[in-house]
Parts: sequence; structure tokens; C1' cells
RNA sequence: GACAACGGCAAACCCGGCGCGAGCCGGGGACGCAAAGCCACGGGACUGGGGCGAGGGGAGCCCGCCCAGUUAGCCGGGUUGCCGAA
Repeated sequence: GACAACGGCAAACCCGGCGCGAGCCGGGGACGCAAAGCCACGGGACUGGGGCGAGGGGAGCCCGCCCAGUUAGCCGGGUUGCCGAA
């Protein structure tokens, strides 16, 4: 990549479990997906019973930075791979 074929995955939501949380896992379910297979390397977004700064009488919230995480179905990048006409 074609209104092709064989197939695949599964958003929201519901149920059960895990986690402080973002969210994850299993079952049901399909909005979608040609890498919606895999990897947090760059950027983004999000979370924190974490640290620092700022502000303040002080603490919390907000904001900024750091740390620890989440997201591969936000984008880029890396990597592996099925089918295949014109």
C1' cells in the first nucleotide's frame, strides 16, 4: 500500500484484583488501529505519603526545578514482523 485474503489488537463503559496516585493486570465489551507488536532514547501530557526553591508569621494549595513514576492508543526515534494486487 488495494472496498483483496488469512488473521490480529481493543477505546469508553461494566465486573474482579493491584497501586497513595497517574495507571496497570484479568474477564466482558468495541471507539478505533497497517505496526493500536516491542523499547521511556528526545519532546509533550499526567501522577506522587518524595526533595528543593518561591511566596508567607507559619503550614497547605498554586507555580518553578529536581527525583521517582505513568502514558508506546500524544508525537518523533529505535527495533522486529504478517499478507500483497496495480
Notes:
A computed fold for an 86-nucleotide RNA from a soil metagenome, annotated as c-di-GMP-I riboswitch aptamer.